Predicted 3D model of a 98-nucleotide RNA (THF (Tetrahydrofolate) riboswitch aptamer). The coordinates come from a structure-prediction model, not an experiment, and the mean pLDDT is 78. It matches the Rfam family "THF (Tetrahydrofolate) riboswitch aptamer". The literature on the family includes a 2011 paper in Structure by Trausch et al., "The structure of a tetrahydrofolate-sensing riboswitch reveals two ligand binding sites in a single aptamer".

RNA sequence: UACAGAGUAGACCUUAUUGCGUUAAGUGCUGAGUAUACAGGGAGUUGAUAUUCAGACGAAAAGCUAGUCUUGCGGUUUUAGGGUCGCAUCCCGCUGUU
Numbered sequence: 001u002a003c004a005g006a007g008u009a010g011a012c013c014u015u016a017u018u019g020c021g022u023u024a025a026g027u028g029c030u031g032a033g034u035a036u037a038c039a040g041g042g043a044g045u046u047g048a049u050a051u052u053c054a055g056a057c058g059a060a061a062a063g064c065u066a067g068u069c070u071u072g073c074g075g076u077u078u079u080a081g082g083g084u085c086g087c088a089u090c091c092c093g094c095u096g097u098u
Stems, first nucleotide, its partner, number of pairs: 002097004010085007019076001020074003029055008040092004061071003064067001
């Protein structure tokens, strides 16, 4: 000098567990605002995540022992295990070869 590679946060899937709802909240969708995070360092979006407001859509109940019970149900919550993927991008650094 050139080429190749490693590594995070996190996202998703799945199993179990826990809670909530089933008197419909939550989840998912759209628009606007705000905030946060993005490999060891720096920068960082029209991407990601969270949150607030507004809007549209919208559900599975059943049982008898009659309890806030049991069994279900919900693109539901939390936690744990397993699996898959994994810096938009730019510069520097690290490892290997040259």